The RNA shown here (FMN riboswitch aptamer (RFN element)) has 110 nucleotides and comes from a bovine gut metagenome. RNAcentral holds the sequence, with entries from MGnify. Its Rfam family is "FMN riboswitch aptamer (RFN element)". Rfam's curators write: The RFN element is a highly conserved domain that is found frequently in the 5'-untranslated regions of prokaryotic mRNAs that encode for flavin mononucleotide (FMN) biosynthesis and transport proteins. Of the family's consensus pairs, 100% are formed in the model. Its mean pLDDT, the model's own confidence on a scale to 100, is 84.
RNA sequence: AUCUUUGGGGCGGGGCGAAAUUCCCCACCGGCAGUAUAGUCUGCGAGCCGAUUUUUCGGUUGACGGGGUGCGAUUCCCCGACCGACGGUAUAGUCCGGAUGUGAAAAGAU
Repeated sequence: AUCUUUGGGGCGGGGCGAAAUUCCCCACCGGCAGUAUAGUCUGCGAGCCGAUUUUUCGGUUGACGGGGUGCGAUUCCCCGACCGACGGUAUAGUCCGGAUGUGAAAAGAU
C1' cells in the first nucleotide's frame, strides 16, 4: 500500500388504562482508542443540523460523587447517584424503522 473478515447491548414481573415492552414501581444494558482495567476522564465513531460540485466540508452531540487499597486508579473494591440521536406508536436507552446501512477500530493475508 492492496485485499479479506470481524465490528452495540438491554423490558422480565407488577400497577392504572379502551389502548403503554413508551406512563408509575421494581428490573436490565453499556461502541472504539488512550490511561492502573472507564457508559459518566481525554480523544474518536455513530446519530442530529446546515451547506454542497453528491462527494466532501462545517457545526452540534448525554451523564459522578464519597470512602478504601496502592508508587500510581474520576478506570480496581465498597456505598450512593446519574446518562442515553432521529422518525413511528399512549409519552421508548431496551419495541418497530432508515439499517443486509454507516463506522471509530480490531484481527488476518499478500